Predicted 3D model of a 1399-nucleotide RNA (small-subunit ribosomal RNA) from an uncultured bacterium. The prediction has a mean pLDDT of 84.
RNA sequence: AGAGUUUGAUCCUGGCUCAGGAUGAACGCUGGCGGCGUGCCUAACACAUGCAAGUCGAACGGAGUUAUUUGCUGAUGAAGCUUCGGCAGAUUCUUAAACAACUUAGUGGCGGACGGGUGAGUAACGCGUGGGCAACCUGCCUUAUACCGGGGGAUAGCAGUUGGAAACGACUGAUAAUACCGCAUAAGCGCACAGCAUCGCAUGAUGUCGUGUGAAAAACUCCGGUGGUAUAAGAUGGACCCGCGUCAGAUUAGAUAGUUGGUGAGGUAACGGCUCACCAAGUCGACGAUCUGUAGCCGGACUGAGAGGUCGAACGGCCACAUUGGGACUGAGACACGGCCCAGACUCCUACGGGAGGCAGCAGUGGGGGAUAUUGCACAAUGGAGGAAACUCUGAUGCAGCGACGCCGCGUGAGUGAAGAAGUAUUUCGGUAUGUAAAGCUCUAUCAGCAGGGAAGAAAGCCUCGCAAGAGGGAUGACGGUACCUGACUAAGAAGCCCCGGCUAACUACGUGCCAGCAGCCGCGGUAAUACGUAGGGGGCAAGCGUUAUCCGGAUUUACUGGGUGUAAAGGGAGCGCAGACGGUAUAUCAAGUCUGGAGUGAAACCCCACAGCUCAACUGUGGGCUUGCUUUGGAAACUGGUAAACUAGAGUGCUGGAGAGAUAAGCGGAAUUCCUGGUGUAGCGGUGAAAUGCGUAGAUAUCAGGAGGAACACCGGUGGCGAAGGCGGCUUAUUGGACAGUAACUGACGUUGAGGCUCGAAGGCGUGGGGAGCAAACAGGAUUAGAUACCCUGGUAGUCCACGCGGUAAACGAUGAAUACUAGGUGUUGGGAGACAUAGUCUUUCAGUGCCGUCGCUAACGCAGUAAGUAAUCCACCUGGGGAGUACGGCCGCAAGGCUGAAACUCAAAGGAAUUGACGGGGGCCCGCACAAGCAGUGGAGUAUGUGGAUUAAUUCGAAGCAACGCGAAGAACCUUACCAGGUCUUGACAUCGUACGCAUAGCUCAGAGAUGAGUGAAAUCUCUUCGGAGACGUAUAGACGGGUGGUGCAUGGUUGUCGUCAGCUCGUGUCGUGAGAUGUUGGGUUAAGUCCCGCAACGAGCGCAACCCUUAUGUUUAGUUGCUACGCAAGAGCACUCUAGACAGACUGCCGUUGACAAAACGGAGGAAGGUGGGGAUGACGUCAAAUCAUCAUGCCCCUUAUGACCUGGGCCUCACACGUACUACAAUGGCUGCAAACAAAGGGAAGCGAAGCAGUGAUGCGGAGCAAAUCCCCAAAAGCAGUCUUAGUUCGGAUUGUAGGCUGCAACUCGCCUACAUGAAGUCGGAAUUGCUAGUAAUCGUAGAUCAGCAUGCUACGGUGAAUACGUUCCCGGGCCUUGUACUCACCGCCCGUCA
Repeated sequence: AGAGUUUGAUCCUGGCUCAGGAUGAACGCUGGCGGCGUGCCUAACACAUGCAAGUCGAACGGAGUUAUUUGCUGAUGAAGCUUCGGCAGAUUCUUAAACAACUUAGUGGCGGACGGGUGAGUAACGCGUGGGCAACCUGCCUUAUACCGGGGGAUAGCAGUUGGAAACGACUGAUAAUACCGCAUAAGCGCACAGCAUCGCAUGAUGUCGUGUGAAAAACUCCGGUGGUAUAAGAUGGACCCGCGUCAGAUUAGAUAGUUGGUGAGGUAACGGCUCACCAAGUCGACGAUCUGUAGCCGGACUGAGAGGUCGAACGGCCACAUUGGGACUGAGACACGGCCCAGACUCCUACGGGAGGCAGCAGUGGGGGAUAUUGCACAAUGGAGGAAACUCUGAUGCAGCGACGCCGCGUGAGUGAAGAAGUAUUUCGGUAUGUAAAGCUCUAUCAGCAGGGAAGAAAGCCUCGCAAGAGGGAUGACGGUACCUGACUAAGAAGCCCCGGCUAACUACGUGCCAGCAGCCGCGGUAAUACGUAGGGGGCAAGCGUUAUCCGGAUUUACUGGGUGUAAAGGGAGCGCAGACGGUAUAUCAAGUCUGGAGUGAAACCCCACAGCUCAACUGUGGGCUUGCUUUGGAAACUGGUAAACUAGAGUGCUGGAGAGAUAAGCGGAAUUCCUGGUGUAGCGGUGAAAUGCGUAGAUAUCAGGAGGAACACCGGUGGCGAAGGCGGCUUAUUGGACAGUAACUGACGUUGAGGCUCGAAGGCGUGGGGAGCAAACAGGAUUAGAUACCCUGGUAGUCCACGCGGUAAACGAUGAAUACUAGGUGUUGGGAGACAUAGUCUUUCAGUGCCGUCGCUAACGCAGUAAGUAAUCCACCUGGGGAGUACGGCCGCAAGGCUGAAACUCAAAGGAAUUGACGGGGGCCCGCACAAGCAGUGGAGUAUGUGGAUUAAUUCGAAGCAACGCGAAGAACCUUACCAGGUCUUGACAUCGUACGCAUAGCUCAGAGAUGAGUGAAAUCUCUUCGGAGACGUAUAGACGGGUGGUGCAUGGUUGUCGUCAGCUCGUGUCGUGAGAUGUUGGGUUAAGUCCCGCAACGAGCGCAACCCUUAUGUUUAGUUGCUACGCAAGAGCACUCUAGACAGACUGCCGUUGACAAAACGGAGGAAGGUGGGGAUGACGUCAAAUCAUCAUGCCCCUUAUGACCUGGGCCUCACACGUACUACAAUGGCUGCAAACAAAGGGAAGCGAAGCAGUGAUGCGGAGCAAAUCCCCAAAAGCAGUCUUAGUUCGGAUUGUAGGCUGCAACUCGCCUACAUGAAGUCGGAAUUGCUAGUAAUCGUAGAUCAGCAUGCUACGGUGAAUACGUUCCCGGGCCUUGUACUCACCGCCCGUCA
């Protein structure tokens, strides 16, 4: 930084999509370790259980425990003594007091307003930022001053009585305080009044003097102190007010009664309608009020080059809330998350009377959800509450647990190692890839595991000493036996995910066969899928990888930076004009904007830079930068703005003048249509492509005269005029608007634009009343048509006209908003002015309009180009993919019709503009062709032959399908061919190559069988070459590689062919033009059969085609002559003049003459010539089109079959037959049939498994025969149309189908299924409907001949000659083609595209 996607291709417009980054994420697959972070985004849903706010006995009275001491009462009764009766009295217990320590329900103090959670509400002074408070409060803390005197009465706890299930009380009695209440004292404290001084923007503030008046306190003590009261100040925290900023909707335009202000009062810490009484009627709003929807705000986070856009988790600041709603109390502070009261909902307890509760604290549960953790440890540290302190409390916090949720780091090994192993994949079978990868060898040990050691975080507080500063002492670790260090040990335990058609890095095989599936967009998949699935390989990232969701980017696709509006989306139909925005020249001043310097603030964190600490990094610390803003204060004065007073170039007024379908009203005019009356006149008129409806003998149309009525104004008339647009056209008059020219007297910026608003606004439409000739929606009839609710015709009503209203839209267009300035020219035209001159005028020049061409410039191109779509600057309107849709809903307007405003769901990947190449057009121009026309002969009707379709069948093998399939492949199906069917057989095979073994090479004969085949027999005695080693050929047996396939795909192919079309076209190089596709050349003027040639030309050349070169034919010359020919009488022989044969050459080139043409090319006519304008014919087929034909000529990829889809054999079939079509033959007859005659006249071919003569036999097909000939020698070979006679218009002496009989030929074999002959039979058919074919001269028509194939079989095919016409005015039409041009929404290209309805 871009890319894909609209098209056959191009440029543009324009949307959609992708590559990047991010996340409190979720899901899929996978998962080794650690650090640091982070974790209910949904139900502000409901919550079991535990904990989260207590502390102080140094405030108080009690109660209690322990220790010591003492005393007493009572009990106990040890050692000892004893007269054994007892004495003594330890010890222990109980009780009392004192002292000491401790615990604590209650009173009291402080704290529960912090910390922690959540984001429901809130569009607000809530938040942010900057100010104000002269309108305020502030516990604990700090500083300062002063003080703490003396009294009083209660009350809980407690005791007693008593209610209740409980929660919780009630009554009586006693008692204490740092609890409560008076009194005293008190200032520099408060309040009131009056004065003075200083200051302030104002209300006012501060200081000071005087008078009056008011208000305090608590004690405890270890005697050190702690605590208390008042006042002042500070600090901290808070309240309130203000400027600016803070989402969307106008399909929300009006909102507001305490509302806005005032006076007074109340209330508050304090100002204030905060509240109340009274008075006034204000206040807010297009600079968006009110209403509705959405939303906690910010520092910041993500993204972006930036400007911006999106977000507001975690951390930090502020706000709000605590089950929902309301309320106050206490207090320094709350209208209070773990306080109170009331109401609601819900849950729980209950003895039914009544009570209890609030996890949006930490854990945790249910629920919701795609989705979010432990009912953990500790107060060791930091911080907080209380306390003098020890200390207590602290789910704040510090830690741990769970989750790859994120970021960061590390590892899963390193070196060597080619037999390039095996395996796998692929293969052209050779190989290639995986791949130094593995194995093997040598090392290392981070992490995990084992063992040993083992922290920092801890120092204060505390105690002791000291007057103090300070010194000393000992204690305290949740994390945690954790981090970290060391040792031993083994490569052992640790890699996946996505992708591989293009975008986008990375390709092959198999499977599948528009199926299964993929897909972010374009799009893949219908039998050779790099796009589906799998595998191998490859690419990317990596403990993650993909997908989904969301945001920014790319997207300059909302454009401030940084877009547009003639035709792509987009200029309002036009004018006037309020607000607003913008605004001429010169001077002075102010300083709001602007520029510049200073100051304050812009919290920390974050970001950037530098350095530093964890081994690095993430993370963290320190410093700096940044924070583009706001406020304040100096300065500058060019520009914008304000003010003052000027100017005249903008604008306007005045005066003079001419032009005009500008507007409105009234009047007038002639032509024409129609109608009425009358005359003349007679059978039609009218209308159309052609007709009919219609009118007309009751007299039309036509014509003449007169009259009525309405509407519109021919010629002039013109890219002429006027108007803002719509629009305006006979003439005259009246009224009236605007523009223009000239002049320079006046005003002095008065201007431009213009959201809303107002006015005008074609046609059609609506209302009321007139009018109505013509025209004419609707309607009726007639035609057309498959239909014809149309086009055409005959009628015809609204309407069109007038007046007054409404409506308010048009392709209301120049598809181009208005105004201003500037920027080459040329040429018309309209209305004015000026000047000059050769003055009916011409020329020059200047304003204002209106056209054309064109330079620069612009534009995607087309085009625009002083009348801009150019260059600048101003204002308004409008656009943001196509469809849905200018639709729905709402609102406004309207009598209605409807208009204005104006969406969404859903759906597509395009829709579109301009230009290009082609193709097409029942578009145009030019031209050609047996294309039509003019002719001749046919086809279509009959019979037969043949091919095809269809039907049939065991099979009727397959292919060919408009022209360009159909007597086509097939130049010849009885078997074979043969591919088809039935049956019988074979399985390395009928055929090819390779290995081994053997060998009688091969052949012959017999039997079985339909045959293939099988069984048997067996002579001869060993094929060819040889360097004698062997090699080769052939046969048999056997093994596998293989072989075979007329099986599929002609839409996988080669080759070959058809067709457009023997049409004149198709291209290239260089140059030039165009942003480009492309164009030019190749177009134009002529000409030609021709892109043939000439001329011109930004083209100049060239290639493939055309033509020519080739063959043949027509004339001649020359050479050569056998098998040919013959002037030699015949033969032989001779000869080569002629015929002929076959080689060479000549000849024809618009060369010559004339005319035309442009002095060209060429055309026309003529001469000469055998032939004249490519002489006739042939071969020759450009680039390409039709996925044209052929896998069955051949070749071939892939797929398929392999005891069969291969191979062999017999028989059958390809020959069927209600029918339909094509192509032919024969006819329908007299231009003919039949018979006869005689040596009428060809050309070109073929011949050895051949042609076959003469002669003989047969009615004949043919047979016998076998001369000659490998051919200018012999044979096929007879040419036939011809000539003569007869028939005389008939289903015939036409026609020959069909059938019968008898024969012939080929062949193993003519039944299915050949050809021919003779005799007999004698069908249809009397010239063919619609339609349609061929042919322009030796042609059509007609007549025979030959050949290929072939044993036989020809009406087919291919050649050959004989006889031998008619017609062409011409290019309007049909068909096909060529060139130019035009339109196109077609490009698979009109057999296109596409609309509606139905399914």